[in-house]
């Protein structure tokens, strides 16, 4: 000096003088006094999961949509650990949308004879025709050339010239077996046709999940509406409803049922913060995390609190200055503001701090 992996913070103190929530006094009083307590690591996106409302005690198929090695956490999950396979790197480490191509269809430009029921440009080898240059017929895919990709590799024998055609090591696939492993798989060992294009974030096959709608859910008060008009279809031989679309089935249904035009309200309390909570520490486990004990209460507003302004302090930088933890002086600090709640994921980011690694170079 370079490079890889993790986490951790997102400044504090005091004074004034403001705003909200909660206690306690006060006269059940307040323009009033004391006390505690007040916006993040993403509150952001709404991309996933669920909590919890309510259709509503909701069953089976279709299409949809989503996921995609293995175990394991978890309330779930598309997420987190951990480990397998595969690519990339000297390396620490990184990434993968990781099931099937021998179920069907499709495409692989251009260039190359040919891009898969793939093929003979150039060459080789034989045969014939010729005065040469060549030409025709027949074998051939190992050598060249196109290419992103062309019908395993290497040596050898054999062949007219080649070719797994033989064989001998390898690689690959396939069968059976053995040990490891909870499993995905790894290793070994026999045996064998000799060897089968890519592409599924194309369509499609296969496994595995999945009612919706949403705090504007939903729950009570209170007012206030024109005696509101009008059309369909029904009244148990059933209109119609019933919270993603279609069908089946279930249930409910009668001064009922849908639908048009027109009028009133848009107040107020509640849901509203104590929870799959935090913090310490003990044990379980390789790790996500999961149990025991102890201990804390950490925002609830509704046009929407959580501030402003003073003074110092603290981190860093950069300079007095040559050494300092000390003085002095100057200057940074991003990305951003709860709105029922909670796990994750993405994306935005200034100033720092702490660990471990790995490779170079030099003492």
């Nucleotide at each position: 000096g370079g490079a890889g992996a993790u986490g951790g913070c997102u400044g504090g103190u005091g004074a004034u003088c403001g705003c909200c929530g909660g206690g306690c006094a006060g006269a059940u009083a307040a323009g009033u006094g004391c006390c505690c307590g007040g916006a993040g690591g993403a509150a952001a996106g709404u991309c996933c999961g669920g909590g919890c409302u309510c259709c509503a005690c909701a069953g089976g198929g279709c299409a949809g949509a989503g996921u995609g090695g293995u175990c394991u956490g978890u309330a779930a999950c598309g997420c987190a650990g951990a480990c397998c396979g595969g690519a990339g790197g000297c390396g620490a480490c990184u990434c993968c949308a990781g099931g099937g191509a021998a179920a069907g269809u499709g495409c692989c430009a251009c260039a190359g004879a040919a891009a898969a029921u793939a093929u003979a440009c150039c060459g080789c080898c034989g045969g014939g025709c010729c005065u040469c240059u060549g030409c025709c017929c027949g074998g051939u895919a190992a050598g060249g050339g196109u290419g992103a990709a062309a019908a395993g590799g290497u040596g050898a024998g054999g062949u007219a010239a080649g070719g797994g055609c033989u064989c001998a090591c390898c690689a690959g696939c396939u069968g059976c077996g053995a040990c490891g492993g909870u499993g995905a798989c790894g290793u070994c060992g026999c045996a064998g046709g000799c060897u089968u294009g890519g592409u599924a974030a194309a369509c499609c096959c296969c496994g595995c999940u999945c009612g919706g709608a949403g705090c504007a859910a939903g729950a009570c008060c209170a007012a206030a509406u024109a005696a509101g008009g009008g059309a369909g279809c029904g009244c148990u031989u059933g209109a119609g409803a019933g919270u993603g679309g279609c069908c089946c089935g279930c249930u409910c249904g009668a001064g009922g049922c849908u639908u048009c035009c027109g009028g009133g309200u848009a107040g107020g309390u509640u849901g509203c913060a104590u929870g799959a909570g935090g913090u310490g520490u003990c044990g379980g486990g390789c790790a996500a995390u999961c149990g025991g004990c102890a201990u804390c209460c950490c925002a609830g507003a509704u046009g929407a609190a959580u501030g402003a302004u003073c003074a110092c302090c603290a981190u860093c930088c950069u300079g007095g200055a040559c050494a300092a933890u000390a003085c002095c002086a100057g200057g940074a600090g991003a990305c951003a503001g709860a709105a029922c709640c909670c796990g994750g994921c993405u994306u935005a980011u200034a100033a720092c701090c702490a660990u471990c690694u790995c490779g170079c170079c030099g003492g």
This is a predicted structure of a 363-nucleotide RNA (Bacterial RNase P class A) from a Deltaproteobacteria bacterium. It matches the Rfam family "Bacterial RNase P class A". The family's RNA type in Rfam is ribozyme. The coordinates come from a structure-prediction model, not an experiment, and the mean pLDDT is 79.